Background
Transfer RNA from a Planctomycetaceae bacterium, 73 nucleotides, folded computationally. RNAcentral holds the sequence, with entries from ENA. The coordinates come from a structure-prediction model, not an experiment, and the mean pLDDT is 80. The source organism's lineage runs through Bacteria, Pseudomonadati, Planctomycetia, Planctomycetales and Planctomycetaceae. Its Rfam family is "tRNA". Rfam classes the family as a transfer RNA. About the family: Transfer RNA (tRNA) molecules are approximately 80 nucleotides in length. Their secondary structure includes four short double-helical elements and three loops (D, anti-codon, and T loops). Further hydrogen bonds mediate the characteristic L-shaped molecular structure. tRNAs have two regions of fundamental functional importance: the anti-codon, which is responsible for specific mRNA codon recognition, and the 3' end, to which the tRNAs corresponding amino acid is attached (by aminoacyl-tRNA synthetases). tRNAs cope with the degeneracy of the genetic code in two manners: having more than one tRNA (with a specific anti-codon) for a particular amino acid; and 'wobble' base-pairing, i.e. permitting non-standard base-pairing at the 3rd anti-codon position.
[in-house]
RNA sequence: GCCCUUUUAGCUCAAUUGGUAGAGCAACGGACUCUUAAUCCGUAGGUUCUGGGUUCGAGUCCCAGAGGGGGCA
Numbered sequence: 001g002c003c004c005u006u007u008u009a010g011c012u013c014a015a016u017u018g019g020u021a022g023a024g025c026a027a028c029g030g031a032c033u034c035u036u037a038a039u040c041c042g043u044a045g046g047u048u049c050u051g052g053g054u055u056c057g058a059g060u061c062c063c064a065g066a067g068g069g070g071g072c073a
Base pairs, nucleotide, nucleotide: 001072002071003070004069005068006067007066010025011024012023013022019056027043028042029041030040031039049065050064051063052062053061
């Protein structure tokens, strides 16, 4: 330098191939307990890497860029 792949909540990952962004863990509150842990219930948490484009509508499609991983030279 070229090619492939990946980026979504604090972390690990979903989102059925364009139609209301979710789960587990963690955090916070509550129940239980002499207390802690465990267990159970609930709450909050998102500019979906960035910027454009297509569309009534984009996490999803297209273009450019950035970060991570891999391959070739």